[in-house]
């Protein structure tokens, strides 16, 4: 100075240099939850956050490939092409379709020294 991500900002207290911590609020993100509608589906348990799924082949572990999905600053956004990369991890605890009102929760963590081009709109 930037990237992934919802994960930013403001106020007060503590500290009293600052970080940090606590409380409240705004913004952003997520879950539960009627009628109507949908589903008939429950150990083959089921479900949630997230792009992180499905299938095939080989294969002890594992790997390869296809399709699908996601990401890649030089003002921002959208679309297209090409290139590169990822396709994890965690949680609930037998339980949850959608869902007005209503209720609840999070606001982290990790990384980089660089991906180029075209079109349109906006901004400066």
């Nucleotide at each position: 100075g930037g990237c992934c991500g919802a994960g930013u900002c403001c106020u007060g207290a503590u500290a009293u240099u600052g970080c940090g911590u606590c409380a409240g609020g705004a913004g952003c993100g997520g879950g539960g939850g009627a009628a109507c509608c949908a589903c008939c589906u429950u150990u083959u348990g089921g479900g949630g956050u997230g792009u992180a799924g499905u299938c095939a082949c080989a294969a002890a572990u594992u790997g390869u490939g296809a399709c699908a999905g996601g990401g890649c600053a030089g003002c921002u956004c959208u679309u297209u092409c090409a290139g590169c990369c990822c396709u994890a991890a965690c949680c609930c605890g037998u339980c949850a379709g959608c869902u007005u009102a209503c209720c609840c929760c999070g606001u982290a963590g990790g990384c980089c020294a660089c991906u180029g081009a075209a079109a349109g709109a906006g901004g400066a």